[in-house]
């Protein structure tokens, strides 16, 4: 220098054009003599950034940034 993949909640990840979700973690409650476990509820997101396509974009296209891998 070139190529590929990835970037979504505190962490690990789903979500292939029409409402942003799960597990773990966190708050509160139930249960217990108390704790753990269990059960119920809740909070938490500019979907990396900028633009484009579309009635509508986490999703498609272009660019930027960052991470991982490969080629020379």
């Nucleotide at each position: 220098g070139c190529c590929u993949u990835c970037a979504u909640a505190g962490c690990u990840c789903a979500g292939u054009g029409g409402c942003a979700g799960a597990g773990c973690g966190c708050c509160c409650g139930c249960u217990u003599g108390g704790u753990a476990a269990g059960c119920g509820u809740g909070a938490g997101g500019u979907c990396a950034c900028g633009g484009g396509u579309u009635c509508a974009a986490c999703c498609c296209c272009c660019g930027u940034u960052g991470a991982a891998g490969g080629c020379u």

The RNA shown here (transfer RNA) has 72 nucleotides and comes from a Pseudomonadota bacterium. Lineage of the source: Bacteria > Pseudomonadati > Pseudomonadota. The sequence is in RNAcentral, with records from ENA. It matches the Rfam family "tRNA". Its family is annotated with triplet codon-amino acid adaptor activity in the Gene Ontology. It is annotated as a transfer RNA.